[in-house]
RNA sequence: AGAGUUUGAUCCUGGCUCAGGAUGAACGCUGGCGGCGUGCCUAAUACAUGCAAGUCGAACGGGUAUAGCAAUAUACUAGUGGCGACCGGGUGAGUAACACGUAGCUGACCUGCCCCUCAGCGGGGGAUAACGUUCCGAAAGGGACGCUAAUACCGCAUACACUCGUCGGGACUAGAAGCCGAUGAGGAAACUUCAGGGGUUGAGGGAGGGGGCUGCGGCCCAUCAGGUAGUUGGUGAGGUAACGGCUCACCAAGCCAAUGACGGGUAGGGGGCCUGAGAGGGUGGUCCCCCACACUGGAACUGACACACGGUCCAGACUCCUACGGGAGGCAGCAGUAAGGGAUAUUGGUCAAUGGGCGAAAGCCUGAACCAGCAACGCCGCGUGCAGGAUGACGGCCUUCGGGUUGUAAACUGCUUUGGAAGGGGACGAGCAAGGACGGUACCCUUCGAACAAGUCACGGCUAACUACGUGCCAGCAGCCGCGGUAAAACGUAGGUGGCAAGCGUUAUCCGGAUUUACUGGGCGUAAAGCAUGUGCAGACGGGUUGGUAAGUGGUGUAUGAAAGCGUCCGGCUUAACCGGGCAAGCGUAUGCCAGACUGCCAGUCUUGAGAGUGGGAGAGGGAUGUGGAAUUCCGGGUGUAGUGGUGAAAUGCGUAGAGAUCCGGAGGAACCCCAGAGGCGAAGGCGGCGUCCUGGCCCAUUUCUGACGUUCAGACAUGACAGCAUGGGGAGCGAACGGGAUUAGAAACCCCGGUAGUCCAUGCCGUAAACGAUGUCGACUAGGCGCUGGGCGGGUAAUACCGCGCGGUGCCGCAGCUAACGCGAUAAGUCGACCGCCUGGGGACUACGACCGCAAGGUUAAAACUCAAAGGAAUUGACGGGGGCCCGCACAAGCAGCGGAGCGUGUGGUUUAAUUCGAGGCUACACGAAGAACCUUACCUAGGUUUGCAUGGUAACGAACGAGGGUGAAAGCCUGAGGUUCGCAAGACGUUACCACUGGUGCUGCAUGGCUGUCGUCAGCUCGUGUCGUGAGAUGUUAGGUUAAGUCCUGUAACGAGCGCAACCCCCGGAAGUAGUUACACGUUGUCUACUUCAACUGCCUGCGCAAGUGGGAGGAAGGUGGGGAUGACGUCAAGUCAGCAUGGCCUGUAUAUCUAGGGCUACACACACGCUACAAUGGUCGGUACAACAGGUUGCCAAGCCGCAAGGCGGAGCUAAUCCUCUAAAGCCGAUCUCAGUUCAGAUUGUGGGCUGCAACCCGCCCACAUGAAGUCGGAGUUGCUAGUAACCGUGCGUCAGCUAUAGCGCGGUGAAUACGUUCCCGGGCCUUGUACACACCGCCCGUCACGUCAUGGGAGCUGGUCACGCCUGAAGCCGGUGGGCUAACCGCAAGGAGGCAGCCGUCUAGGGUAGGGCCGGUGACUGGGACGAAGUCGUAACAAGGUAGCUGUACCGGAAGGUGCGGCUG
Repeated sequence: AGAGUUUGAUCCUGGCUCAGGAUGAACGCUGGCGGCGUGCCUAAUACAUGCAAGUCGAACGGGUAUAGCAAUAUACUAGUGGCGACCGGGUGAGUAACACGUAGCUGACCUGCCCCUCAGCGGGGGAUAACGUUCCGAAAGGGACGCUAAUACCGCAUACACUCGUCGGGACUAGAAGCCGAUGAGGAAACUUCAGGGGUUGAGGGAGGGGGCUGCGGCCCAUCAGGUAGUUGGUGAGGUAACGGCUCACCAAGCCAAUGACGGGUAGGGGGCCUGAGAGGGUGGUCCCCCACACUGGAACUGACACACGGUCCAGACUCCUACGGGAGGCAGCAGUAAGGGAUAUUGGUCAAUGGGCGAAAGCCUGAACCAGCAACGCCGCGUGCAGGAUGACGGCCUUCGGGUUGUAAACUGCUUUGGAAGGGGACGAGCAAGGACGGUACCCUUCGAACAAGUCACGGCUAACUACGUGCCAGCAGCCGCGGUAAAACGUAGGUGGCAAGCGUUAUCCGGAUUUACUGGGCGUAAAGCAUGUGCAGACGGGUUGGUAAGUGGUGUAUGAAAGCGUCCGGCUUAACCGGGCAAGCGUAUGCCAGACUGCCAGUCUUGAGAGUGGGAGAGGGAUGUGGAAUUCCGGGUGUAGUGGUGAAAUGCGUAGAGAUCCGGAGGAACCCCAGAGGCGAAGGCGGCGUCCUGGCCCAUUUCUGACGUUCAGACAUGACAGCAUGGGGAGCGAACGGGAUUAGAAACCCCGGUAGUCCAUGCCGUAAACGAUGUCGACUAGGCGCUGGGCGGGUAAUACCGCGCGGUGCCGCAGCUAACGCGAUAAGUCGACCGCCUGGGGACUACGACCGCAAGGUUAAAACUCAAAGGAAUUGACGGGGGCCCGCACAAGCAGCGGAGCGUGUGGUUUAAUUCGAGGCUACACGAAGAACCUUACCUAGGUUUGCAUGGUAACGAACGAGGGUGAAAGCCUGAGGUUCGCAAGACGUUACCACUGGUGCUGCAUGGCUGUCGUCAGCUCGUGUCGUGAGAUGUUAGGUUAAGUCCUGUAACGAGCGCAACCCCCGGAAGUAGUUACACGUUGUCUACUUCAACUGCCUGCGCAAGUGGGAGGAAGGUGGGGAUGACGUCAAGUCAGCAUGGCCUGUAUAUCUAGGGCUACACACACGCUACAAUGGUCGGUACAACAGGUUGCCAAGCCGCAAGGCGGAGCUAAUCCUCUAAAGCCGAUCUCAGUUCAGAUUGUGGGCUGCAACCCGCCCACAUGAAGUCGGAGUUGCUAGUAACCGUGCGUCAGCUAUAGCGCGGUGAAUACGUUCCCGGGCCUUGUACACACCGCCCGUCACGUCAUGGGAGCUGGUCACGCCUGAAGCCGGUGGGCUAACCGCAAGGAGGCAGCCGUCUAGGGUAGGGCCGGUGACUGGGACGAAGUCGUAACAAGGUAGCUGUACCGGAAGGUGCGGCUG
């Protein structure tokens, strides 16, 4: 510090995800030791048991025990009394608050114990607990009577610097209180021990602690916008330690709020902690400070301090005891239990230390604390050995079988002993002495022995680490992208490797990366984002200059910013973690002083910003009211007759009741031709005949006036196309809806005929648009060029015109610059400033709920659950288009012959079958693999056999090999077996048998492959190097203008060259020459032919055009513009074809999927398709005669002559290893005869009989011949094929395969030998350029909506139900306060009566809680219902993307199964 992920690729935008660190953690696997820390995050849920606050006999009386005869002494202690219990410890429920933090104020306050100072402690009195007696009660507890003490309680005296009243003084202050002085009144106490002492009262001061007030600071929601009646202030009173509406009475009507009141949600705050470069973000566990709370709620008492965790009273819930009458309780103290939960420890030891309470002290108490126990929960340290050791052992894994790797790893040798075990010693912590829970611990010494101690996660990319096997879209993995459908480095296992290590992974959460909320540090034309437009209050910002001030600002002091922590320097535990000490740092806050630039504020001044005046000017700017002509329609009349209208074509419609056409007259409404322009005006929406009236803004000139009066603008207000709404008019044309006609599979549309709202007017609503320049307003600055428009000035003209200068407006191009690119470019999207609005992934969602507005339609504001790993912008290369341009091709057209109909042949599908083996499947499968299926072939089926088999190697045994013959059998095979017994010196060779390795497979995968092939396509294309352009994909070159069959060539050109293709080079044919000619050929030197070599053609020559390339024409020539044909097939496409031609990885099989044999099948047959043959006849058939080829093949072959047979064929055997012989008669043709238009003398299928040939064998299932038989068929529907010249068509002929042949096929050969091409509109295919694109497995693409099914979350919903919050009314405990007076009453007064005071009672205010009624807010649930998201293959259509086949989108309205359609207005994206 970045990386992965949108695309075919690219750049950008943008989200998602990862690598890091952290934790009070939990879970999985694993686990040796120690140190230091940490440990209920959930139920502030409920708690059994024990402990956590007592102490003082030196305050007091008594009791008990001991000693004593006793007085008494000692010890203990229930009670009175004092002090403490308000600390310490726990928890975070509540609290958004002066609760906390920080800085101040308190002249408005309190303070026990402690310290200092001053003064005092005199003299009296009356009670009461304990105790005793008695009574009630189960208990808790209580009552009555009686006795008694005090440092308990109460008077009196005395008293200040105390308190209160009055008077005076001087300073501060806005004015006071405070302070000082005088004076009057009032107020204290307790004793005890005795050697010191302790305690106590009043006053002042200190220290520490506390109360109150204030400035500033720190959460979310505005879908919470208004809140408030003690509310805000005053006067008076009460109350408090103290100010104060703190409380009350009266008076006034204030107070708070967009700088966010009020309401709702959430939350203890801080020091700090985590993260981060920082700014920030997150967090508040342990430790420290503060606050709040103590079962829930309320209340006071005591006290220096409480409204009191281990106190009291009351109410409530809960639990427990009970004799049912009544009582008791509060672990959010330490342990512990239950529950909850993913989850969090011992009912331990000690007061030894530190600290606290009491005490004079000894001491007692202390779950504070110090220790120990449990837990890898965290941090830190240590160990599990160290050194040597290679035939690189065994084993494992992989393997190309050679080896590699595990791996110096192990074994083995030597050494060491931390942790561990045993034994011995043994602390510091403790002070003047004794006294240690931890602890016989740490630590030290000796002995033992490598001995007892390694796991976990990962290994496709990110990301470090790879192989094998298993699995086969299964099982599974996954943080993101994504893996898995038979060769998975991604699943599982193993080996190996990488990382970390007593841990390692996972999950959760936070920060980071994320400049992805942007202060540091982002954006808004098209990616998300400029409000529809203006006016403008608050707010923000603001021209030149002078003076003042000092709020901001800068500087410098002071105080504070607790400790701990962080940083740093030292130090202590062996080190570290941890701990101790010093220093630094600390945003900030308050305050003093200084400065005076800039901002602010105050005062003055200026004119350039802004505005005004004066003089001119243009304009569809707005409102009102008149008025004009053209056209459409309608009405009346005339002329006139059969159509008109409409469309792609039609029809509906109108018309003989007279339309349409045409002429005249009239009515009515709406809109204003030409002018008219990228023109003008307006803030925008928008505005268009002409006149008049009213009216807004703008520009130019002048520089006369004012003197910063300015800019922007949340909220607010106003304006706001079309559609729509309300009321009333109006209604010609147009025209949603609707009706009809067409189109169509359908047509709810596009087209046509009609047509209602509406469109128009008036008044009032609505308030939205692609309201767009998708670009907020204002100002300043920054090259130019060319237009249009309105003024002015100068020149010019007779006057326009025209030229120049400057201003305002409106367009185009373009430099710099900007931008992701496209593009923008003085009218900025450049460079800056001011202010406002808005954005933060896509969908859900221009939605729901709520609120506000509206008559309604609806508008404005505006979420969440859930879901996806993208959604997007610009540009690139392709592909595609029912886009465009140019150009080719038997592509169409023009022709010729066909196919499609018939019969037959062949192939295929289908069906059948035991099997009908397999493959090929649009073009590019289908007379294709197959250039030969009767057996064989043969891979299929049935049946019968064989099991090391066809090859190679090894071991062993036997033996020549071989093998006539026989039996059985369909054969193979099995059994038998005469004969014969081997070669070599030997090793061995050969054969058989047995065994081991293995062979074998036309079994699977052509989607694992090689090779070969088809196709686009013999189309003219496909690329590269360097350079240049572009951020880049990429472009350029290769485009353009010509030309060509051609990326062929030329010209131009940021390109210049080059490669693979094209062409040429090669072969055949055509002309000539030369040479050679056998076996060819005629015969007389030549020609044909054969073979080889060479020449010939190059737009070379002439001419027109052209820059050239080239092209039109011509000459010559056998041949002319590539002369004809062939071979030759660029980069690539189709996962095209082939594992069955061959080869080959992997898988499968292995007494069978191998192999042998016989028979059968591949030849089936109701059909369908493809390729052909033969025909349908007279351009013909039949018969007779007769003419002319070429290619090619031949010795298990071709086969002559001759003879036999009607023929197939047979006999025969000459010749030929071939220019020699043979196949070999070519046929169509020509000559003649016959047939005469018919299912025929056409056609030949089918069938019968008889023959021939091949072959082991023609039954299934061959070919041929003869005779007989003579079917369909009379030229072929839609559609479709080939061919442009020696071609098509017709005619025969040869060859391969092959024993033979089902060949009509295939490959060749020659013979005869045409027609047509105007042309490129259309169909198909292709090439180049361009355009659009939402396509890129690329239009056989993509994609929208309804419906149906499943899952999920959510809105509405009659309601049902819960929580929470106030409020009204009723009731109202305890308690404080107030009142009351008739009960009771020791101290004081009084001689007494009585009084003062007190207690109890009663009444009242307040009030927790309860009851009741209505309500606000937030949840849960709910028949039914709405849409939404997601899901591999469902249904219907085809809306969008190309002109997407009706351009699309849009606001609105209506309509429709659905996408959607149509109307009106708008936009170009």
Small-subunit ribosomal RNA from a wastewater metagenome, 1469 nucleotides, folded computationally. Rfam family: Bacterial small subunit ribosomal RNA. Its family is annotated with structural constituent of ribosome and ribosome in the Gene Ontology. RNAcentral holds the sequence, with entries from SILVA. The coordinates come from a structure-prediction model, not an experiment, and the mean pLDDT is 85.